[in-house]
Context: one part of a larger RNA
């Protein structure tokens, strides 16, 4: 100087408390461990691994296993030699394919020469063949690395120049008194200044003005269409919030507190933004890269299998256990997205998944567009019309192909489950809870995941003694 303390003081955070909803019990989905396996590819392991890399494992992906091939190679550059019936390549044969035979037919570019032209000849290239340099490696090392990322933590800290103090390590500044979300600001002070952080500048949302006026809005009409731009809205510009004003407290300060006005009030809400560093944290399998290793194999091609196994254990979720509910019928109201070998309407067929068909739309135009809520009826507390696992049958769709191993539909079947032990998680407002919608990936999909969008819409916070994490000062230490 740090680190640590079941030392002290001050302060903060959904940290506790106060509340609301969960997890832990059930079934299923998914990840992991373990076990099994020819293989169940690899990585990630307290918080900070475990719906993580993976925003899509039937083939492919794919890295694993079994088997079958191949060796200048699936891919790149170069050198040498050869090559016109050359490269390419139909039928056919072997084969699971890869591949190996086979060979009808049969080229291209540049330069030069000859020729009116068709074309011919010579050289070179491309391609191919052979040989050699080399390629190739998801092989090892993240404890050799770059880059990127997680975490402490959006915590308020981390430092420097000069000066001063100290033999020195170092200190001071950065401590102190107030204050703040903040090393934020004020005052004081052997310090005076400065940098990286904080804040602001950026995006979005909430209000108004203005411009814009179609594909949007309004009016007329059954519609086509016409008129119009007040409003909603679209997207450009601007205004507005600054403790600016008033009262009180305070040191007349920083600021705190109450109020006015205001759409919004003290950082208005949300996002992006992550200081010096810590964990030899993570990643050599995204990429790059040193070193080491393989080179008829640890490279490469193919078929099939595996990554999907299943006495078990854990994490994360979904669906429930019902009446604030289930079912049936009727009936409203979004936002954000997406859409060319795409989104698909009206219509028709099918109980349905879906099929036929194709208007319109390269999209404020056309398509994809709610559910909870509301109204009416029914069920009457039951393993029940709750719950839907599991299994049987019949189908639809995608795709070369759904057996291992897809999703969906219909009929039948109808399991556990009656609110969950110890323990444990999230959340302070348009939040939790609950309800649907869309998107990426994607042929399809194991999505209940992830990322976004809107609808309905709470309760509680006395307080900081305690648990956890963090900041500042101080103290002890046999620790560095």
């Nucleotide at each position: 100087u740090g680190a640590c303390g079941g030392g002290g003081g001050c302060c903060c955070g959904c940290a506790c408390a106060a509340g609301c909803g969960g997890u832990g019990g059930a079934g299923c989905a998914u990840g992991u461990g373990g076990u099994u396996u020819a293989a169940u590819u690899c990585g990630a392991c307290g918080c900070u691994a475990c719906g993580c890399g993976a925003a899509g494992a039937a083939c492919c992906u794919u890295a694993c296993c079994u088997g079958g091939g191949u060796u200048u190679g699936a891919c790149a550059u170069g050198u040498u030699a050869g090559u016109a019936g050359u490269a390419a390549a139909a039928a056919c044969c072997u084969g699971a394919a890869a591949a190996g035979g086979g060979g009808c037919u049969g080229a291209c570019c540049c330069u030069g020469a000859g020729g009116u032209a068709a074309c011919u000849c010579a050289g070179g290239g491309a391609g191919c063949u052979a040989a050699c340099a080399c390629a190739g490696g998801u092989g090892c090392u993240g404890c050799a690395u770059g880059g990127c990322u997680g975490u402490c933590g959006u915590c308020a800290g981390c430092u420097c120049g000069u000066g001063c103090c100290g033999u020195g390590a170092g200190g001071u500044g950065u401590u102190g008194g107030g204050u703040u979300a903040a090393g934020u600001c004020c005052c004081g002070c052997a310090a005076c200044g400065a940098g990286c952080g904080c804040a602001a500048c950026c995006c979005u949302u909430a209000u108004c003005c203005u411009c814009u006026g179609u594909u949007g809005g309004u009016c007329g009409u059954a519609a086509a269409c016409g008129a119009u731009c007040u409003c909603u809205c679209u997207g450009g510009g601007g205004a507005a919030a600054c403790u600016g004003c008033c009262g009180g407290c305070g040191a007349u300060g920083a600021g705190c507190u109450g109020g006015a006005g205001g759409a919004a009030g003290g950082u208005g809400g949300g996002g992006a933004u992550g200081a010096c560093g810590u964990c030899a944290a993570g990643u050599c399998a995204g990429c790059a890269u040193g070193g080491c290793c393989c080179u008829u194999a640890u490279g490469u091609c193919c078929a099939g299998g595996g990554c999907g196994a299943c006495a078990c254990a854990c994490g994360u979720g979904c669906u429930a256990c019902a009446a604030u509910g289930g079912c049936u019928g009727c009936u409203a109201c979004a936002g954000a997205g997406g859409g060319a070998u795409g989104c698909a309407a009206u219509a028709c067929c099918g109980u349905g998944a879906g099929g036929u068909g194709g208007a319109g739309c390269c999209a404020a135009u056309c398509c994809u567009u709610a559910a909870a809520a509301g109204c009416a009826g029914u069920c009457u507390c039951a393993g029940u019309g709750g719950g839907g696992a599991u299994c049987g049958g019949a189908g639809u769709c995608u795709g070369c192909a759904a057996u291992u191993c897809g999703a969906c539909u219909c009929c039948g079947u109808g399991a556990a489950c009656g609110c969950g032990g110890a323990a444990u998680c999230g959340c302070u407002a348009g939040u939790a809870a609950u309800c649907a919608u869309g998107g990426a990936u994607c042929a399809g999909c194991c999505a209940u995941g992830c990322c976004a969008u809107g609808g309905u819409g709470a309760a509680u916070a006395c307080g900081u003694u305690c648990c956890c994490g963090g900041g500042c000062c101080u103290u002890g230490u046999a620790c560095a």